Predicted 3D model of a 61-nucleotide RNA (Fluoride riboswitch aptamer (crcB RNA motif)) from a Betaproteobacteria bacterium. The coordinates come from a structure-prediction model, not an experiment, and the mean pLDDT is 78. Of the family's consensus pairs, 100% are formed in the model.
RNA sequence: AUUCCAGACGGGGAUGGAGUUCCCCGUAACCGCCGGCCCGGCUGAUGACUCCUGCUGUGUG
Numbered sequence: 001a002u003u004c005c006a007g008a009c010g011g012g013g014a015u016g017g018a019g020u021u022c023c024c025c026g027u028a029a030c031c032g033c034c035g036g037c038c039c040g041g042c043u044g045a046u047g048a049c050u051c052c053u054g055c056u057g058u059g060u061g
Stems, first nucleotide, its partner, number of pairs: 009026005016052006032042004
């Protein structure tokens, strides 16, 4: 100096917040899908689970 493993810390996982958990990254992780592809169309506030908020649909008062 470089590489690997473990732990700690910090960050990230297509639009908000919190808890739990998983994975990834150490300046990188990350920046959705489809088609006739620089144009058009589609799903979802989660990586996953739960709750809240927002959005949307239906029914009732």